[in-house]
Notes: Predicted 3D model of a 265-nucleotide part of an RNA (large-subunit ribosomal RNA, domain VI) from freshwater bacterium LH6-2. The full RNA is in RNAcentral, with records from SILVA. Model confidence (mean pLDDT): 85 of 100.
Context: one part of a larger RNA
RNA sequence: CGCAAGAGUAUUGAGAGGAGUUCUCCCUAGUACGAGAGGACCGGGAGGAACGCACCGCUGGUGUACCUGUUAUCGUGCCAACGGUAAACGCAGGGUAGCCAAGUGCGGAUGAGAUAACCGCUGAAAGCAUCUAAGUGGGAAGCCAACCUCAAGAUGAGUACUCUUACUGGGAAGCCAGGUAAGGUCACGGGAAGACGACCCGUUGAUAGGCAGCAAGUGGAAGCGUAGUGAUAUGUGAAGCUGAGCUGUACUAAUAGACCGAGGG
Numbered sequence: 001c002g003c004a005a006g007a008g009u010a011u012u013g014a015g016a017g018g019a020g021u022u023c024u025c026c027c028u029a030g031u032a033c034g035a036g037a038g039g040a041c042c043g044g045g046a047g048g049a050a051c052g053c054a055c056c057g058c059u060g061g062u063g064u065a066c067c068u069g070u071u072a073u074c075g076u077g078c079c080a081a082c083g084g085u086a087a088a089c090g091c092a093g094g095g096u097a098g099c100c101a102a103g104u105g106c107g108g109a110u111g112a113g114a115u116a117a118c119c120g121c122u123g124a125a126a127g128c129a130u131c132u133a134a135g136u137g138g139g140a141a142g143c144c145a146a147c148c149u150c151a152a153g154a155u156g157a158g159u160a161c162u163c164u165u166a167c168u169g170g171g172a173a174g175c176c177a178g179g180u181a182a183g184g185u186c187a188c189g190g191g192a193a194g195a196c197g198a199c200c201c202g203u204u205g206a207u208a209g210g211c212a213g214c215a216a217g218u219g220g221a222a223g224c225g226u227a228g229u230g231a232u233a234u235g236u237g238a239a240g241c242u243g244a245g246c247u248g249u250a251c252u253a254a255u256a257g258a259c260c261g262a263g264g265g
Stems, first nucleotide, its partner, number of pairs: 001153001005164007015150004021049007033038001051107005059101004066094005071086006110145002113143001118138004167178004183260004188202004207253003210249005216242003223236005
């Protein structure tokens, strides 16, 4: 921009894409078959491999400053206690959320379809024979459907429901301009959404921050007491500290506003 007014919501599915894999074992059955050795079809069941999709309860990885330990050096006058720097975490031990795999769950099922090679039935031309010429069956991991995803720019622009209800000015009129409606955009607070747009939520509110509690992490704070010459240990005390998690609470901020947007054949 189109879809013959302007919007919101829900849909149909033309069409397109994805997937489609495979192995071993058990039962049937040591049966059919075979002199034996060996050893099935059909059918049923179990467990895997690789691949794919999703997820983070479990096992773990990461987790750039969440906790702790620690070296050198500088600083806060000194002790103690802390802070800065050591190549964009000084080094080291752990680690929430999120993200992730090595972790977990699931998937490749099915068929009444049309067929290929091939196997048939009936059957002439050609008194026979012949699956084929007329006619008519079976038959594949393949085709088609089924399964998952997208999908009306499918210009062939589909369908349903709901909302807006006819303003003002100019013009002979097509029409032009303006302010609006429903609705939308910006702005504002945000997001398991995201490169940016987009998408989703927001005062009829727990959206973010703060605060409170909890989970979770670290692992026993400082100060003081006690024991020891001391390093240190121990008590106060599962202490102190803590990012993203959960629950609650309007304390702060989602305010104030601006703009776009129909007048119809």